[in-house]
RNA sequence: CUUGUCCGAUUGGGGUGUCCUGCAUCGUUCGUGCAUGCAGGGCUGAGAUCAUACCCAUGGAACCUGAUGCAGCUCAUUCUGCCGGAGGGAAUCGGAUUUGUCCGCAU
Numbered sequence: 001c002u003u004g005u006c007c008g009a010u011u012g013g014g015g016u017g018u019c020c021u022g023c024a025u026c027g028u029u030c031g032u033g034c035a036u037g038c039a040g041g042g043c044u045g046a047g048a049u050c051a052u053a054c055c056c057a058u059g060g061a062a063c064c065u066g067a068u069g070c071a072g073c074u075c076a077u078u079c080u081g082c083c084g085g086a087g088g089g090a091a092u093c094g095g096a097u098u099u100g101u102c103c104g105c106a107u
C1' cells in the first nucleotide's frame, strides 16, 4: 500500500399500511354501508409515530418511481412472488483483526 470481517463517531437518507370493534362527527334511500377523528384489538414487519426508536448510506434491494401494473394468498393490505440488478436513491472519518505485495534493517 492492499484484501476480507467486525466495531464506533459524525453527518445524512427513509417508511409508517391493512382489517375488526366501540364512541363522536359527517352523510343518508333512515337499513346496511361510505368518509374523518379518538380509544382498544387482529395481521405482516427491524419499524405500522411509545420516535432521543428502527432501518439504510454509493461494494448502496433502506426507501422511491414504473404502479390505479401482473399472478397468488388473505377478513383485508405496498401479505407473498413477478416486474428486477429495470430507472432513481443518502458519506466521510477513526479503531480492532486479517490476506497479499513492496521497501528497510539484522543474520
Base pairs, nucleotide, nucleotide: 001100004097005096006095007094008093009092010091011057012056013055014054017043018042019041020040021039022038023037024036025035063088064087065086069082070081071080072079
The RNA shown here (TPP riboswitch aptamer (THI element)) has 107 nucleotides and comes from Oceanidesulfovibrio indonesiensis. Rfam family: TPP riboswitch aptamer (THI element). From the family's description: Vitamin B(1) in its active form thiamin pyrophosphate (TPP) is an essential coenzyme that is synthesised by coupling of pyrimidine and thiazole moieties in bacteria. The sequence is in RNAcentral, with records from Rfam.